[in-house]
RNA sequence: GCACAUCAAAGGCAAACUCGUCGAAAGACGGGGACGCAAAGCUUCCGGUCUACAGAGUGAAAGCUCCACGACAGCGGGGUUGCUAGC
Numbered sequence: 001g002c003a004c005a006u007c008a009a010a011g012g013c014a015a016a017c018u019c020g021u022c023g024a025a026a027g028a029c030g031g032g033g034a035c036g037c038a039a040a041g042c043u044u045c046c047g048g049u050c051u052a053c054a055g056a057g058u059g060a061a062a063g064c065u066c067c068a069c070g071a072c073a074g075c076g077g078g079g080u081u082g083c084u085a086g087c
Stems, first nucleotide, its partner, number of pairs: 001087002012037002017032006035074001041080003045077003048072003055066004
């Protein structure tokens, strides 16, 4: 410097569920808890998915439809940083 395909070593993160808080919701944060993850570290640049407060349309009304400025990094790609066997 390269590098988890296998065997390790030291560790790391934390799904569902649950309690509390925030939020219109999707979801996020904190505690408990582990389904899993070699980047399940960080980052919305690209695609995708989710929600629809507000806005627009429709309807007698209830409601329905469209719509990210919201969200998902544990949906995939990209960018970037990192541990180690080994070479």
This is a predicted structure of an 87-nucleotide RNA (c-di-GMP-I riboswitch aptamer) from a Steroidobacteraceae bacterium. RNAcentral holds the sequence, with entries from Rfam. The coordinates come from a structure-prediction model, not an experiment, and the mean pLDDT is 86.